[in-house]
RNA sequence: GUAUGCUAGACGAUCGCUGGUCCCUUAGGAGACAAGAGGAAAGUCCGGGCAGUGUAGAGUAGGACAGUCGCUAACGGCGACCGGGGGUGACCCUAGGGAAAGUGCCACAGAAACGGUACCGCCUAUCUAUGAUAGGUAAGGGUGAAAGGAGUAGUGUAAGAGACUACAGCAACGUAUGGUGACAUACGGAGAAGGUAAACCCUGUCUACUGCAAGGAGGUCUGCACAAAAAGGCUACUCGUCUGCAGGCCGAUAUCCGCUCGAGCGUUGCGGCAACGCAUCGCCUAGAUAGAUGAUCGUUACUGACUAUAGGUUAGACAGAACCCGGCUUAUCGGUGUAC
RNA sequence: GGGGCCGUAGUCUAGCCUGGAUAAGGCACCAGCCUCCGGAGUUGGGUAUCCCCGGUUCAAAUCCGGGCGGUCCCGCCA
Repeated sequence: GUAUGCUAGACGAUCGCUGGUCCCUUAGGAGACAAGAGGAAAGUCCGGGCAGUGUAGAGUAGGACAGUCGCUAACGGCGACCGGGGGUGACCCUAGGGAAAGUGCCACAGAAACGGUACCGCCUAUCUAUGAUAGGUAAGGGUGAAAGGAGUAGUGUAAGAGACUACAGCAACGUAUGGUGACAUACGGAGAAGGUAAACCCUGUCUACUGCAAGGAGGUCUGCACAAAAAGGCUACUCGUCUGCAGGCCGAUAUCCGCUCGAGCGUUGCGGCAACGCAUCGCCUAGAUAGAUGAUCGUUACUGACUAUAGGUUAGACAGAACCCGGCUUAUCGGUGUAC
Repeated sequence: GGGGCCGUAGUCUAGCCUGGAUAAGGCACCAGCCUCCGGAGUUGGGUAUCCCCGGUUCAAAUCCGGGCGGUCCCGCCA
């Protein structure tokens, strides 16, 4: 230099706060015991659990994704590999299906921005002849990010041109071998295809909506319907499917549940390159509601600054749970391990 | 806690969907003319890293991704 992990000062004392267990008291509360923020708790960018919409179904639209194989509850995540690009190298980056299905766009410049082209040039003819006109050409110049997009040599021609030939290269496709596969290697090879899909679009796969402010937890009275219809719920729409509806009063603007034992954490062993999986043993580790997880003092470690160089003083990254998990992204003073 | 929308001169807007080379307009501001001076009027002037970073593309205010900031909405009737 490269890659990847761990940590996020330590110990003690005192005073508080939150919920838990036990005990005392009696419905207030008091005491004891052990516990009490993060690697991102953040952004809310993806995915799932869970809850409601009666069941969560079909189609269209919309949206997301895009090499292959695997992991997973799932994913736009992760692992390994393939192709492409970068680096001397360890290694890093990669929105990586289709432009020979169709449409659109490619400003300015330029003759022409893609079936149709010709400014200079080259060639031929004619004429009023250092030029003009008509025609041919696309090799050369010029414009532009990009110019019909296969190089060299030859043939050919008025001049030229894959117009034709040979060789080399490209490559749809085919065969063989290897690989689960993307693909790689070898041989053959019709043939000639500008770019852009983070433009429309095509192909394939997935996809209901709302979110814990989800949602659940009373009593009583009146009116209209009690079959259908109407109306309403679910939805972007259609199908489909379901439901009795509306109003008043008491009480209330709060409380309880959801709420934390879970795709949970750690040890060891086995399988796998790995992501991860299986088995075994052990552990319980915040649950507040305007929001607790703190303050002070002492000792001490590291780093920086200041000073009278003995020591002293001072400062300590990003940041803080709010239903819970798996990822991604972003912020972050330092310390430290391993491999190359 | 959970969702939606927005960000362009000092200020208010357009342009963004459908990318094109000097980013347009009003008010305000600055300078000149007019006036004794000021105001009004009139002539001229753009004062901007299109919030920031990266990507796609020949080319980005516009398309895509990430971040930052602002603003609005959402619970009750069991």
Predicted 3D model of RNase P RNA and transfer RNA as a complex of 418 nucleotides. It holds a member of the Rfam family "Bacterial RNase P class A". By type it is a ribozyme.